[in-house]
RNA sequence: ACCUUAUCAAGAGUGGGCGAGGGACGGGCCCGAUGACCCCCACCAACCUGUCGAGCGAUCGAUAAGGUGGGAAUUCCCGCGGAGAAACAAUUCCGGCAGAUAAGGG
Repeated sequence: ACCUUAUCAAGAGUGGGCGAGGGACGGGCCCGAUGACCCCCACCAACCUGUCGAGCGAUCGAUAAGGUGGGAAUUCCCGCGGAGAAACAAUUCCGGCAGAUAAGGG
């Protein structure tokens, strides 16, 4: 590389730095010199470890010290299939694909 499992509607600065693209891909629609993206700090969350508590146990709760992760829009929306509603410009739901993250395997 790839495989498995779980999650993806919540949450997160009025700080510092840099300086042009960014939102995975295609289509759309957006964000961005009133400074985005990215980096640092702070922050959010609680997947893994640790610690504490409950339980015979499976497991559950707390904490946030360690390892990751996260921060516009539901994973921004659609992208394949099915069902419904509606009839000429548009809509709802379910599943899948793809993607992201964690943990394990490799």